Context: one part of a larger RNA
RNA sequence: GAGUAACGAUAAGGGGAGUGAAAAACUCCCCCGCCGAAAGACCAAGGUUUCCUGUCCCAUGUUAAUCAGGGCAGGGUAAGUCGGCCCCUAAGGCGAGGCGGAAACGCGUAGUCGAUGGGAAACAGAUUAAUAUUUCUGUACUUCUAUAUAUUGCGAAGGAGGGACGGAGUAGGCUAGGUGAGCACGGCGUUGGUAGUCCGUGUGAAAGUAUGUAGGCGGUUGACUUAGGUAAAUCCGGGUCUUCAUUAACGCUGAGAUACGAGACGAGUGUCCAAGGACAUGAAGUCAUUGAUGCCAUGCUUCCAGGAAAAGCUUCUAAGCUUCAGAUAUAUAGGAACCGUACCCCAAACCGACACAGGUGGUUAGGUAGAGAAUACUAAGGCGCUU
Numbered sequence: 001g002a003g004u005a006a007c008g009a010u011a012a013g014g015g016g017a018g019u020g021a022a023a024a025a026c027u028c029c030c031c032c033g034c035c036g037a038a039a040g041a042c043c044a045a046g047g048u049u050u051c052c053u054g055u056c057c058c059a060u061g062u063u064a065a066u067c068a069g070g071g072c073a074g075g076g077u078a079a080g081u082c083g084g085c086c087c088c089u090a091a092g093g094c095g096a097g098g099c100g101g102a103a104a105c106g107c108g109u110a111g112u113c114g115a116u117g118g119g120a121a122a123c124a125g126a127u128u129a130a131u132a133u134u135u136c137u138g139u140a141c142u143u144c145u146a147u148a149u150a151u152u153g154c155g156a157a158g159g160a161g162g163g164a165c166g167g168a169g170u171a172g173g174c175u176a177g178g179u180g181a182g183c184a185c186g187g188c189g190u191u192g193g194u195a196g197u198c199c200g201u202g203u204g205a206a207a208g209u210a211u212g213u214a215g216g217c218g219g220u221u222g223a224c225u226u227a228g229g230u231a232a233a234u235c236c237g238g239g240u241c242u243u244c245a246u247u248a249a250c251g252c253u254g255a256g257a258u259a260c261g262a263g264a265c266g267a268g269u270g271u272c273c274a275a276g277g278a279c280a281u282g283a284a285g286u287c288a289u290u291g292a293u294g295c296c297a298u299g300c301u302u303c304c305a306g307g308a309a310a311a312g313c314u315u316c317u318a319a320g321c322u323u324c325a326g327a328u329a330u331a332u333a334g335g336a337a338c339c340g341u342a343c344c345c346c347a348a349a350c351c352g353a354c355a356c357a358g359g360u361g362g363u364u365a366g367g368u369a370g371a372g373a374a375u376a377c378u379a380a381g382g383c384g385c386u387u
Stems, first nucleotide, its partner, number of pairs: 013031006032384004040364004046344002050342001051075006060068002080141002082340003086119003092113003098107003122139005142336011153321002158316004166303005172296003177290005182203006188196001208260003215253004219244001222241005228236002265285001268281005304307001350359002366378004
């Protein structure tokens, strides 16, 4: 220079009360404004205590601060079913023997790892200052072990099936959700109406079990035979005959609906209160319409560029076992360990030296107008961007 520029999105503040040494900024109430395919809600990654409570204001906060993602102290993360671990494999890694190389080392078989993929099982309500598909209540489900009973050909690192998959298009059936009416409870207003064709609020539920529908797919039953499936096979594949059916039956699959689950919840009302709340009680809880990008659907149609693997699972036998062991069904009893779980997550908590107008994958998707997830206004919810 200069007490100058600046104080980080022009979404916006105002009033009252409280606390306090002190209040533009903290808390509560009222009004106003902003977002609302987000500036709401929930996860993954990443962060790692930032979460909640009490207390404090040197420093941090672009100002003040009684406030805080700040200091100090205490508290907080509860799982058979969510995710991991586990079983399985992909790209890829490692790699006994082996091959190459002077060596270091490179490659690679059998194997063994490796999710971003496949594989058993849980929902609704309630509850904490802070956790909840984890606690509690109610109602479920899966799997393993042991025992008992009944029946019985069981058995794999092998065979077969299945798992098992592309793009585009697509009619239909549903549901979530929405809207309207009805119903219940409450209200009755100094302007036209105001006891009504008025206003406000509420009007609801899962998994599971049973049933097996709209729809989709396939012909099917039995017997005999068999150069294939590295051996075997009653399995799969090929062949012959046959039963039933051929508008279909039958089988497989399959949303939804219905019944139970189930009078939980519920506007409100009453009592108590330390004014935060606690306890008790509890009305209506129906119909119509619309309707998805969700479900049936890994469907169907079509196209060429022809669209993972392996295990779990089903089945078949080999060796073997066949008084056993094993298998199937039912019942009873017991087990289901370990790790993660707080909080932020389009952000003041992650990546950007900052409480930085930048960047950051997925899920969710109310109303009015609209083709629409555009745009405008708005609900729930959240904010007014720290001078």
Predicted 3D model of a 387-nucleotide part of an RNA (large-subunit ribosomal RNA, domain III) from a seawater metagenome. RNAcentral holds the full RNA, with entries from SILVA. Rfam family: Bacterial large subunit ribosomal RNA. Its mean pLDDT, the model's own confidence on a scale to 100, is 81.